[in-house]
RNA sequence: AGCCGAGUCCGCUCAUGGAGCGGAGCGGGGGAACCGACAUCGGGACCCGGGCUGAAGGGCCGCAUGGUGUGGCCCGGGGGAACCUUCUCCCCUAAGCCGGCAGCUAACCUCGUAGGCUUUGAAGG
Numbered sequence: 001a002g003c004c005g006a007g008u009c010c011g012c013u014c015a016u017g018g019a020g021c022g023g024a025g026c027g028g029g030g031g032a033a034c035c036g037a038c039a040u041c042g043g044g045a046c047c048c049g050g051g052c053u054g055a056a057g058g059g060c061c062g063c064a065u066g067g068u069g070u071g072g073c074c075c076g077g078g079g080g081a082a083c084c085u086u087c088u089c090c091c092c093u094a095a096g097c098c099g100g101c102a103g104c105u106a107a108c109c110u111c112g113u114a115g116g117c118u119u120u121g122a123a124g125g
Stems, first nucleotide, its partner, number of pairs: 001118004008024007025113006035103001049101001050098004057075008076093006083125005
């Protein structure tokens, strides 16, 4: 100096390099009406709940398998190459949370404001 991400800025107090509190900005959750969903009858299957943040979803094949994990391919989704567009190339497709419960949702209520990294290809404007 720049990148992913909401995760930045300002002030006050304590006081000596840190902590606490408040505000703004940004982000998330809950929460009416309307809408959606739900009702009833018959048959079948099943205990495998359901939901939230996030790009992190789906299909097929194999290995292992009690559960599950793991590898590959395809479709889809996300990020970067330092002003924009296109091409080309590179990378990711995780992790965590709530706790039987939540559709949307104005008012209203409430929470977070971390952490981790290092790109510099082409053409046109």